A computed fold for a 521-nucleotide part of an RNA from an uncultured bacterium, annotated as small-subunit ribosomal RNA, 5' domain.
Its mean pLDDT, the model's own confidence on a scale to 100, is 84.
The full RNA is in RNAcentral, with records from ENA, Greengenes and SILVA.
[in-house]
Context: one part of a larger RNA
């Protein structure tokens, strides 16, 4: 000297632009963080309108007997609009946090998968006939404090199940052609077997969907080569252990599982065992080689109270789903139940330390939806913190009777000092008024925000401080105190003249910062 997700102390005016639990993967009060689709369904409900059955009021008319005539309102039934618990589809495997585990094919690269999967997209040509039985909602009826949960009855769908049809795939087989990379892989072909669909909105054009196969993106699984931190005061390690034939399982290969045979197999190139530690692109240093680091961003993994387990699904072995188990917390009529902030805020706690129970969906991205649109603590702003980097300002110019007042002093003066004062400007920043955005796109939309920024008035007014001055190292005198009180990174200073302790002037550095402490280089 550089850096820092700092912290402490002293001090502290603005602006942008960033960053902020590193400690207890400690435990959580409250709110929001993942819903959507009525153009998939049958219901329920609310409003209109129109038919309909009831109703019968005022006001007419009257021979006072009534006539005629129909409002309000109630019930049915259709249309049309709205609202949605439920069934169904799609999402809920992203996004969002966190680093506990983990020395591993877990991450970095570089290969290969002749051993694989893929939902929405996209492109290509194909179908889509016809039947069927349920069950939620709903009603009654019953348990239950509740959380919920039985029984019977009714009923739709793009929910579910058969049946045609099969171009195509798939499965077992015969015969060919090619080709290779060991099992083997491509194409064509026979006859056999198994397998498809759903409608929906419009007037209709048509538009979304549905089914099968093929091929693309893009995503993901698996396999290997090389590289990945200490300790030999860890020297042997190992039975599913190492290989093999058969099987099982998966989307696939594999001891991944298993039944049986062989008796291997890893290891001083450090096996095993023990501490640590998420990896990387990168940051930091440094002329380089290297050291050191993994905050923020971006990419992998892992993990979601603690261990375990599978359901659904193209995708989980699933944070905001489901079981069991276990710790803890609530309710509870004691019979039973309810919970997971390492989402965004927010509270205890633990700590030297770390933010608001903000506002918006306007952008920019996602789900869902024909669409309008709904949702979105992702996001995008705003608050708070000199935690960092930059930028700006505390005033400029001019001012010699070198004022006062401090200090020193040989008492002559020196020094603070052009510094001040007065005078004469500017006007960042403040404050008042006034005008006012980009960010928004083809119309409509702007949290941010009356914010940025313009204009215009005003007024030196609100705005300097820290650390040091023996040497290293820039910068010195005086008083105080006398191995005391105290300083100190290293050498070292204090015992009566201390430039080194403490104050005062003066001086030096750096400046909204300045030091100290910690860590790296």
């Nucleotide at each position: 000297g550089g850096a820092c997700g700092a912290a402490c102390g002293c001090u502290g005016g603005c602006g942008g632009c960033g960053u902020g639990c590193c400690u207890a993967a400690c435990a959580c009060a409250u709110g929001c963080a993942a819903g959507u689709c009525g153009a998939a369904c049958g219901g329920a409900g609310u409003a209109a309108u129109a038919u309909u059955u009831u109703g019968g009021a005022g006001a007419g008319c009257u021979u006072c007997g009534g006539c005629a005539g129909g409002a309000a309102g109630a019930g049915a039934u259709a249309u049309u609009a709205c609202u949605u618990a439920g069934u169904g589809g799609c999402g809920a495997a992203c996004g969002g946090g966190u680093g506990a585990g983990u020395a591993a094919c877990g991450c970095g690269u570089g290969a290969g998968c002749a051993a694989c999967c893929u939902g929405a997209c996209c492109u290509u040509a194909u179908g889509a006939g016809g039947g069927g039985g349920a069950u939620a909602a709903c009603a009654a009826c019953u348990g239950g404090a509740a959380a919920c949960a039985g029984u019977u009855g009714c009923u739709a769908a793009u929910a579910c199940c058969g049946c045609a049809u099969a171009a195509g795939a798939c499965c077992a087989c015969g015969a060919c052609c090619c080709g290779g990379c060991a099992u083997c892989g491509g194409g064509a072909u026979g006859a056999g077997g198994u397998c498809a669909a759903a409608g929906g909105a419009g007037a209709a054009a048509u538009c979304c969907g549905c089914a099968g196969a093929a091929g693309g993106a893009g995503g993901g699984g698996c396999u290997c080569g090389c590289g990945u931190c200490c300790c030999a005061u860890u020297a042997g390690a190992u039975a599913g252990u190492a290989g093999g034939c058969g099987g099982g399982g998966u989307a696939a290969c594999g001891g991944c599982c298993c039944a049986c045979c062989u008796a291997g197999u890893c290891g001083a190139c450090g096996a095993u065992g023990g501490g640590u530690a998420g990896c990387c692109g990168a940051g930091c240093u440094g002329a380089g080689a290297g050291g050191c680091u993994g905050a923020u961003c971006g990419g992998c993994c892992a993990c979601a109270c603690u261990g375990g387990a599978a359901c659904u699904g193209a995708g989980a072995c699933a944070c905001g789903g489901u079981c069991c188990a276990g710790a803890c917390u609530c309710c509870u009529a004691c019979g039973g139940g309810a919970g997971g902030c390492a989402g965004c805020a927010g509270u205890g706690g633990g700590g030297a330390a770390u933010a608001u129970u903000g506002g918006g969906c306007a952008a920019u991205g996602g789900g869902c939806g024909a669409a309008a649109g709904c949702c979105u603590g992702a996001c995008c702003c705003a608050g708070c913190a000199a935690c960092g980097c930059c930028g700006c300002g505390u005033g400029a110019g001019a001012g010699a009777u070198g004022a006062a007042g401090g200090u020193c002093u040989u008492c002559g003066g020196a020094u603070u000092g052009u510094a001040a004062a007065a005078c004469u400007c500017c006007g960042u920043c403040g404050c008042a008024g006034g005008g006012g955005a980009c960010g928004a796109a083809g119309a409509a939309u702007g949290a941010c925000g009356g914010u940025a920024c313009c204009c215009u008035g005003u007024a030196a007014g609100a705005a300097a401080g820290c650390c040091c001055c023996g040497g290293c190292u820039a910068a010195c005198u005086a008083c105080g105190u006398g191995c005391c009180a105290g300083c100190a990174g290293c050498c070292g200073c204090g015992g009566u003249a201390a430039u080194a302790c403490g104050u005062a002037g003066g001086g030096g550095g750096c400046g909204a910062g300045c030091g100290u402490u910690g860590u790296c280089c």